[in-house]
RNA sequence: AAAUUAUCUCAGCCUAAUACAGGAACCCAUUCCUGUAGCGGAGGACCCAAAUACCGUGGGGUGAGUUCGGAAAACAUAUUUCCGAAGGGGCUAAUAUUCUCUCGGCCCUAACCCGUCAGCUAACUUCGCAGGCUUUGAGGGAAGCAAAG
Numbered sequence: 001a002a003a004u005u006a007u008c009u010c011a012g013c014c015u016a017a018u019a020c021a022g023g024a025a026c027c028c029a030u031u032c033c034u035g036u037a038g039c040g041g042a043g044g045a046c047c048c049a050a051a052u053a054c055c056g057u058g059g060g061g062u063g064a065g066u067u068c069g070g071a072a073a074a075c076a077u078a079u080u081u082c083c084g085a086a087g088g089g090g091c092u093a094a095u096a097u098u099c100u101c102u103c104g105g106c107c108c109u110a111a112c113c114c115g116u117c118a119g120c121u122a123a124c125u126u127c128g129c130a131g132g133c134u135u136u137g138a139g140g141g142a143a144g145c146a147a148a149g
Stems, first nucleotide, its partner, number of pairs: 011134004018037008038129006048119001058117001059114004066086008087109006097143007
């Protein structure tokens, strides 16, 4: 001097996954419990939809996470891996703040759950608020603070 690891603080991102109050363990910190607000999901009427027969196949939910083509593995044909395309999702802050559009750039397109059962759905019932990370190029519009940033 550089790199790596750990801890603390500040800022930011994905996501519904945030804020506050009270109590207990042990005074603080920390953890747990309860509640309120906020955000998100599920079940659940009339009406509407569906409705019958045959073949194959159970069906459904959260989520952006689907569809198609090619190759390989496998050999029951499902499945898995890789590549490409279409469609879909996110970031592109710190020259004050928030939202948004365009171009360019970067990344993702998973995972999990219910258990033979659920269409929509007012009242009503019920569940969750975890986890994982570190991007900053340019131009325009709106709201709005301020008088220089």